[in-house]
The part of an RNA shown here (large-subunit ribosomal RNA, domain II) has 672 nucleotides and comes from a Candidatus Pacearchaeota archaeon.

Context: one part of a larger RNA
RNA sequence: GCCAGGGAGUUUUAUUCUGUGGCAAGAUUAACAAAGGAAGUCGCAGCGAAAGCGAGUCUGAAAGGGCGAGAGUCACAGGAGGAAGACCCGAAGCCAGAUGAUCUAAUCAUUAGCAAGGUGAAGUUUCUAGAAAUAGAGAUGGAGGCCUGAACCAGUGUUGUGUGCAUGCACUUGGAUGACUUAUGAUUAGGGGUGAAAAGCCUAUCUAAUCUGGCGAUGGCUGGUUCCAGCUGAAAUAUGCCUCAGUAUAGUCUUACUUUGUUUGUAUAUGAGGUAAAGUACGGAUGAGUUUUGCAGGUUCUAUUGAAUACGGAAACUUUUCCAACUCAGAAUUUAUAUACUGCAUUAAGUAAGAAACGGGGGCAGGGCGUAAGGUCCUGUUCCGAGACCCGAACAAGGGAGACUGGAGUUAAGGUCCCAAAAUUUAUACUAAGUGUAUCAAACUUUGUUUUAAGCCUAAGACACUGGGGAGGUAGGCUUAGAAGCAGCCAUCCUUUAAAGAAAGCGUAACAGCUCACCUAUCGAGGCUUGAAGCGGGGAAAAUGGACGGGGCUAAGUAUAAUACCGACACUUCAGAGGCACUCAGAGGAGUGUUCUGGUAAGCUGGCGUACUUUCUGCGUCGAAGCAUUAUCGAGAGAUGGUGUGGAGCGGAAAGUAAUGAAAAUCCUGGC
Numbered sequence: 001g002c003c004a005g006g007g008a009g010u011u012u013u014a015u016u017c018u019g020u021g022g023c024a025a026g027a028u029u030a031a032c033a034a035a036g037g038a039a040g041u042c043g044c045a046g047c048g049a050a051a052g053c054g055a056g057u058c059u060g061a062a063a064g065g066g067c068g069a070g071a072g073u074c075a076c077a078g079g080a081g082g083a084a085g086a087c088c089c090g091a092a093g094c095c096a097g098a099u100g101a102u103c104u105a106a107u108c109a110u111u112a113g114c115a116a117g118g119u120g121a122a123g124u125u126u127c128u129a130g131a132a133a134u135a136g137a138g139a140u141g142g143a144g145g146c147c148u149g150a151a152c153c154a155g156u157g158u159u160g161u162g163u164g165c166a167u168g169c170a171c172u173u174g175g176a177u178g179a180c181u182u183a184u185g186a187u188u189a190g191g192g193g194u195g196a197a198a199a200g201c202c203u204a205u206c207u208a209a210u211c212u213g214g215c216g217a218u219g220g221c222u223g224g225u226u227c228c229a230g231c232u233g234a235a236a237u238a239u240g241c242c243u244c245a246g247u248a249u250a251g252u253c254u255u256a257c258u259u260u261g262u263u264u265g266u267a268u269a270u271g272a273g274g275u276a277a278a279g280u281a282c283g284g285a286u287g288a289g290u291u292u293u294g295c296a297g298g299u300u301c302u303a304u305u306g307a308a309u310a311c312g313g314a315a316a317c318u319u320u321u322c323c324a325a326c327u328c329a330g331a332a333u334u335u336a337u338a339u340a341c342u343g344c345a346u347u348a349a350g351u352a353a354g355a356a357a358c359g360g361g362g363g364c365a366g367g368g369c370g371u372a373a374g375g376u377c378c379u380g381u382u383c384c385g386a387g388a389c390c391c392g393a394a395c396a397a398g399g400g401a402g403a404c405u406g407g408a409g410u411u412a413a414g415g416u417c418c419c420a421a422a423a424u425u426u427a428u429a430c431u432a433a434g435u436g437u438a439u440c441a442a443a444c445u446u447u448g449u450u451u452u453a454a455g456c457c458u459a460a461g462a463c464a465c466u467g468g469g470g471a472g473g474u475a476g477g478c479u480u481a482g483a484a485g486c487a488g489c490c491a492u493c494c495u496u497u498a499a500a501g502a503a504a505g506c507g508u509a510a511c512a513g514c515u516c517a518c519c520u521a522u523c524g525a526g527g528c529u530u531g532a533a534g535c536g537g538g539g540a541a542a543a544u545g546g547a548c549g550g551g552g553c554u555a556a557g558u559a560u561a562a563u564a565c566c567g568a569c570a571c572u573u574c575a576g577a578g579g580c581a582c583u584c585a586g587a588g589g590a591g592u593g594u595u596c597u598g599g600u601a602a603g604c605u606g607g608c609g610u611a612c613u614u615u616c617u618g619c620g621u622c623g624a625a626g627c628a629u630u631a632u633c634g635a636g637a638g639a640u641g642g643u644g645u646g647g648a649g650c651g652g653a654a655a656g657u658a659a660u661g662a663a664a665a666u667c668c669u670g671g672c
Base pairs, nucleotide, nucleotide: 001672002671003670004669005668006667011084012083013082015080016079017078018077019076020075021074022073023072026042027041028040032036046053047052056067057066058065059064087224088223090221094214095213096212097211098210099209105188106187107186108185109184110183112181113180114178116148117147118146119144123140124139125138126137127136128135129134152175153174154173157171158170160169161168190206192202193201194200227607228606229605230604231603232602237250238249239248240247241246253354254353255352256351257350258349259348261344262343265341266340267339268338269337270336271335272334278327279326283323284322285321287319288318289317290316291315292314293313295312297311298309299308300307301306360384361383362382363381364380365379366378367377368376369375389400390399391398404576405575406574407573408572409571410570414566415565416564417551418550419549423563425562426561427560428559429558430557436553437552444538445537446536448535449534450533451532452531453530454529455528456527457526466521467520468519469518471495472494473493476490477489478488501516504515505514506513577597578596579594580593581592582591583590584589608661610658611657612656613655614654615653616652617651618650619649626645627644628643629642630641631640632639633638
């Protein structure tokens, strides 16, 4: 892991509700028991603290108000809550009594062990020196928690190797005459021991051993909880809680009964309201300007005072931009009442009983906080949750659409070149960027291109290129070393002209020189400027190679129109099943209607099957149960046949009783 078997709402007791039955102003027995047994319990009258009164009573001066005035009781079945282990499995823990020092810690008693080599303390001695103490040198000697290193003890490193019924093995490493190692016997016991101290060790168990008991401890926590079908169908909110993983009440759901109208929508009438947008009448903010006022301060003059003020302050006016805590005015949506229509009456409300739930989440609209967030907190609505199907490449909540079963047709969203069902459809434009086919992007920028608007120039020749001219007074005056169009200051005229500035730029020390404005020639038809709109370009950087779903596409892109077609469990239609309502029948049915039949938690209802008991009734050696296989019936749980095997028991009906249904619980036991 698989298979088989086992495996979880039970029992007792009192209460409450519902159903059924008996009796009924009564119902019923308990102990004990053969009959029987009336003690007791509930009910039949309540109210008041009580005296007490009584269908009333209490309170109150009264009015009024509170509680009452209705048939129960016993049994059985079912739902629920209480007490009990109370649906099952699961702690870590707490306490009591015992058992342990054959492991290990420490101690005691008695034993045993330590190859070999090195070093060479004290002491002794010889020589030398010395008066001596003593010193130096050489021998001798053999000390040491000394050195190297076996046995022995230990266990440092290793990303070595290894899990063998649980710490091994390999290499490496530390101690190895000592606070050494070791054998046997003995002592210390669980809040206790022992500990050169690591909360180490105390029999593979230690921040309190092990075993048994209290014990089915407790668990608001995790997991599991066994056959079928029909009807309805939630919540993730409010309030309280040593409350935030829970729970109570309300809201939401279900069932039964009673009662009967109710108001989803639309319209009208009368009201409510101060939001959106907007506005500036008020409050406040704000850019610019004008006017008035010396007026807190500042500055200048005068300085005793005062005066002026293009600093500043205040006010008014004009105008600009605004406001959650501004509103002169002011919607839509919303909402109250009334009426009418409509919808429902399978509604609605009430009472009783049973719950689940109180982790929610996404979209859209409106907000608070936040730079923001797949952020967080509210309000409304919708969806997921508990919703299948089609589309969106894939994709809980985005678009379409709410799935009883089967057949046929038509559409929705979305699509129609191929993958891949359906247009290589029609018309007119735009795009050249593979832009796009995907809003995977902004401010800003663009002599890309299309459309459009206005103005100016233009065959008396525009715009652009090219050729020519671009002069004279004069080097204007001043300044200056110089200043000649072109350092600077002032002025900026006149003439000749087709035109030419007392000069727009470069240049020179100053001149010179080169251009420009302006004129002309050439050419021969549009040009220039400023806006608006469409589609484009740039802006544009991410980590494996790479994504319009892909191929690919110049339309198979974009825009505006149009017609076909494809495409869902949607819609239509045909047939069928079930539910519900109504009518009829009334022992389970028939007919009609249905804008009923998605569903988690949950409630309600009807069935199937297992074991046993009672009664009735059947089958079986001419083959029971079981097993295997096959067929039929039923919506299903399941039922009934055939065949083979098997070899002795097994059913059906009506009641009843329950240790009654397994795929899950790191479930238990066994087998493989």